Transfer RNA from Methylobacterium sp., 74 nucleotides, folded computationally. The coordinates come from a structure-prediction model, not an experiment, and the mean pLDDT is 82. NCBI's taxonomy places the organism under Bacteria, Pseudomonadota, Alphaproteobacteria, Hyphomicrobiales, Methylobacterium. Rfam family: tRNA. About the family: Transfer RNA (tRNA) molecules are approximately 80 nucleotides in length.
[in-house]
RNA sequence: CGGAGUGUGGCUCAGCCUGGUAGAGCACCUCGUUCGGGACGAGGGGGUCGCAGGUUCAAAUCCUGCCACUCCGA
Numbered sequence: 001c002g003g004a005g006u007g008u009g010g011c012u013c014a015g016c017c018u019g020g021u022a023g024a025g026c027a028c029c030u031c032g033u034u035c036g037g038g039a040c041g042a043g044g045g046g047g048u049c050g051c052a053g054g055u056u057c058a059a060a061u062c063c064u065g066c067c068a069c070u071c072c073g074a
Base pairs, nucleotide, nucleotide: 001073002072003071004070005069006068007067010026011025012024013023020057028044029043030042031041032040050066051065052064053063054062
């Protein structure tokens, strides 16, 4: 320098193809249960969807540029 992949709560990921309320598991907080803890049950909080711009009534999703990481090639 060229090509490909990945980027979404603290962590691991789904959702993207086919635009229409941002989700799951684990973790965390509170309560119940217990002598206490764990486990279990109930409830709750937490996201500018990597950044910027464009299209659209509406963008995590489509388009453009850029950034970070991984892999391949030179």